[in-house]
Context: one part of a larger RNA
């Protein structure tokens, strides 16, 4: 890992409900006695009903309170109860199983290893040479030099022995701390042998929560013990009906709970052998109540432009007070014109709620009760708060879908679209969505549009990109466009300037010849000059100019393994866009056929998708009692097979096996296994 075997709601007391059965105003015994007996008989003590009230004596269909015959509290008028069985459920007990760290008692360790204590043992060789002592020198003695001599020292190197500072090796290891090499201390606070002593709320500790028999912030072994565990896992056949919730209050509560909502089962409102009754939902009329959206600025505020300009300031003049002028300062109110608001309304929908009246479907509601499960919910979409008008963000409301829902569609996909799956079929019809190819169905129609592979990803701005559409200028008196010619004069306008002559700058922008021509559009010059535009005439000959709305392209566009933003090929339509048309496509919906559920059976009608749950109905193991039976012509088990049942599951046939076995009918459980890092074995 597999396989096979054990593995989890039980039992015991008392209560609540329900069914089942005896008796019924009553029901029924307990210890115990008797008896083989746990049968039966006795056994009425007790208990539960049949009457209440009242602290209570006590009364009694009343009592009690009271002064009361008053009110006013509890009571009574229809009556049903116990007893026993069984089933849910809760209470007590370990109470559906396995799982802590931990906390207490009694004990058992200092053979490890930490400390003391008693007695013993070790420590190669080697250098270093304190004090002291002496010899000689030196003095008045001395002190002092120096030779020698002498052997101190938590000295010095360095093996034994004690360490354990470094890298490699090992790392299911030779080894549960070790090898190789290198490296610390080695006469000391050194190492070691034996005995021996401290003990877990404790000991030792040169101190590191360090040590106290290979894990010590409190050993270990037994035990209280099935400790608790609002935690995690795990909890065994089978069909049939119904089927939640992830909200709201509280909560040392927030991943628990209580009560409520939200499911189920019986009972009753309540009839009913029928598709209705009662109720009154969808709708449908009326009616009243509101202040969201949207709108508005009379109110609250916010805010902008303009006029006006009050008050303060600042100049000037005057000053004795009081003041006059001016102000490119502030700016209140006011008026004009335009706006903004969840905590603004002099207005104000649509839903939705409510009330009245009507009014579909088998389809619900109400009350009572016995049993639950939820109390982390996700996305989507609309209104909104928050957040950055971020999140697959977070928190409300509406609805919807997963959750608890399969099937078709989206290439693939809880949640989106469709569509809600009672069974089987090689039947039809449709929805979403699609109909070259993969791949089922138009290589259909019609009218258009795109040329970018746009489709098949994206903004701000960009562009003679092309389709419509609706104005609007020039123009055969000749437009735009291009060529040819002109584009002049006062005057180099005046100012400024070094200079300023169309073209630095300010100012004016006039006259005049003229087909036309600016006191000058752009280039250029130090100014000047050049060269060019408006303007005009000719040549040419027929359409051109700027805007506006819209449709579909176009560039803005750069990402990390490999084409990679159509699933793919491909496609110019097999893009986009309107129009009618036919097919294809789901477990939807029709036909046929069959199960089942809606109170016995038949029709008819409906209706069977489901977790958590709740109720209903069976199937199968192992013992017991009855009961009719099977088996050496071969019982159980096993093995193999194409039966049969709605399913748990039943037969049967051969084999093999070698002595017990099943079917009814009941009654009892050690009563069903694949899951618990489950427990034993095998392999």
């Nucleotide at each position: 890992a597999c396989c096979g075997g054990c593995g989890a709601g039980u039992u015991a007391u008392g209560a609540a409900u329900g069914c089942u059965g005896g008796c019924g105003a009553g029901g029924u015994u307990a210890a115990g006695a008797u008896g083989a007996a746990g049968a039966g008989u006795c056994g009425g003590a007790g208990c539960c009903g049949a009457a209440g009230c009242g602290a209570a004596a006590g009364c009694g269909a009343g009592u009690c309170u009271g002064a009361a015959g008053a009110g006013g509290g509890c009571g009574g008028a229809g009556a049903a109860g116990u007893c026993a069985g069984u089933a849910u459920u809760g209470a007590u007990a370990g109470a559906c199983c396995c799982g802590a760290a931990a906390c207490c008692g009694g004990g058992u360790g200092a053979u490890c290893u930490a400390g003391g204590c008693g007695u013993g043992a070790a420590c190669a060789g080697g250098u270093u040479g304190a004090a002291g002592u002496u010899g000689a020198g030196g003095u008045a003695a001395a002190a002092c030099u120096u030779g020698a001599u002498g052997g101190a020292g938590g000295a010095c190197c360095g093996a034994a022995c004690c360490g354990a500072c470094c890298c490699c090796c090992g790392u299911u290891g030779a080894a549960a701390c070790g090898u190789u090499g290198g490296c610390g201390g080695a006469u000391g606070a050194u190492u070691u042998g034996c005995g021996u002593c401290u003990a877990g709320c404790g000991g030792u500790g040169a101190a590191a929560u360090u040590c106290c028999a290979a894990a010590c912030g409190a050993a270990c072994c037994c035990g209280g013990a099935g400790a608790u565990a609002g935690c995690u896992g795990g909890u065994u056949c089978u069909c049939c009906c119904c089927g939640a919730a992830a909200u709201u209050g509280c909560u040392u509560u927030a991943g628990g709970g209580c009560a409520a909502g939200c499911g189920u089962g019986u009972c009753g409102c309540g009839a009913g052998a029928g598709a209705g009754a009662a109720g009154g939902u969808a709708c449908c009329a009326u009616g009243a109540a509101g202040g969201u959206a949207g709108a508005g600025c009379a109110c609250u505020g916010a805010a902008u432009a303009u006029g006006u300009g009050a008050u303060g300031g600042c100049c000037u003049c005057a000053a004795c007070u009081a003041g006059a002028g001016g102000u490119a300062c502030u700016g209140a109110g006011c008026a004009u014109a335009a706006u903004c608001a969840a905590a603004c309304u002099g207005c104000g929908a649509a839903u939705g709620a409510c009330a009245u009246g009507g009014g579909a479907a088998c389809a619900g509601g109400c009350g009572a009760u016995g049993c639950a499960g939820u109390g982390a919910g996700a996305c989507a979409u609309a209104g909104g708060g928050u957040g950055a008008u971020a999140a697959g963000g977070u928190c409300c409301u509406g609805u919807g879908u997963c959750a608890a829902g399969a099937g078709g569609g989206a290439a693939a996909g809880a949640g989106c679209c469709c569509a809600g799956a009672c069974c089987g079929a090689c039947a039809g019809c449709u929805a979403a969505g699609g109909u070259c190819c993969c791949a089922a169905a138009a290589u259909g129609g019609a009218u258009g549009c795109u040329a970018a592979g746009u489709g098949g990803a994206a903004a701000a701005g960009g562009a003679u990109g092309u389709g419509g559409g609706a104005a609007u200028g020039u123009c055969c008196a000749g437009a735009c466009a291009a060529c040819u010619a002109g584009g002049a004069g006062g005057u180099u306008g005046g100012c400024u300037c070094a200079g300023a002559a169309g073209c630095a700058g300010c100012c004016a922008c006039c006259c005049u010849u003229u087909a036309a021509a600016g006191a000058g559009u752009g280039c250029g010059u130090a100014a000047c000059a050049g060269c060019u535009c408006a303007c005009u005439a000719g040549u040419c000959g027929a359409a051109u100019g700027a805007a506006c709305c819209u449709g579909c392209g176009c560039c803005g566009a750069a990402a990390a393994u490999a084409u990679a933003c159509c699933g793919g090929g491909g496609c110019u339509a097999a893009g986009c866009a309107u129009c009618a048309u036919a097919c294809c496509g789901a477990a939807g919906c029709u036909a046929a056929g069959g199960a089942c559920a809606g109170a016995a059976g038949g029709a008819u009608c409906u209706g069977u998708g489901g977790u958590a749950g709740g109720g209903g109905a069976g199937c199968g193991u192992u013992g017991c009692a009855g009961u009719g039976g099977c088996g050496a012509a071969g019982a159980a088990g096993c093995a193999u097979g194409a039966c049969c049942g709605g399913a748990a599951g039943g037969a049967c046939a051969u084999g093999u096996g070698g002595a017990g076995c099943a079917g009814c009918u009941g009654g009892a459980a050690g009563a069903g296994a694949g899951a618990a890092u489950g427990c034993c074995g095998g392999u």
Large-subunit ribosomal RNA, domain II from Clostridiales bacterium CHKCI006, 683 nucleotides, folded computationally.
The prediction has a mean pLDDT of 84.
Lineage of the source: Bacteria > Bacillati > Bacillota > Clostridia > Eubacteriales.